[in-house]
Molecule: c-di-GMP-I riboswitch aptamer
Organism: Aquibacillus sediminis
RNA sequence: AUAUUCCUAUGGCAAACGUGCUGAAAGGUACGGACGCAAAGCUAUAGGGACUAAGGCAAAUGCUAAGUCAGCCAGUUGCCACU
Numbered sequence: 001a002u003a004u005u006c007c008u009a010u011g012g013c014a015a016a017c018g019u020g021c022u023g024a025a026a027g028g029u030a031c032g033g034a035c036g037c038a039a040a041g042c043u044a045u046a047g048g049g050a051c052u053a054a055g056g057c058a059a060a061u062g063c064u065a066a067g068u069c070a071g072c073c074a075g076u077u078g079c080c081a082c083u
Stems, first nucleotide, its partner, number of pairs: 003083001012037002017032006035071001041076003047073002049069003055064003
């Protein structure tokens, strides 16, 4: 320098749940907490998919994103050790 992710080290992230704040809700956020993660880094009008429905439409329950989700797929960038 290149390739690779079977094993190992250091470090990293943090699901459910609880409490506070925030929001119409979904959700977000802080702290605690660890189910997991080698991209669980980043990207949400401008790829698919999912959640919510304040407002609007309809008037029965319904429909609708301009609100959300990247730890669903996807796109994109990329570190260290071992070998």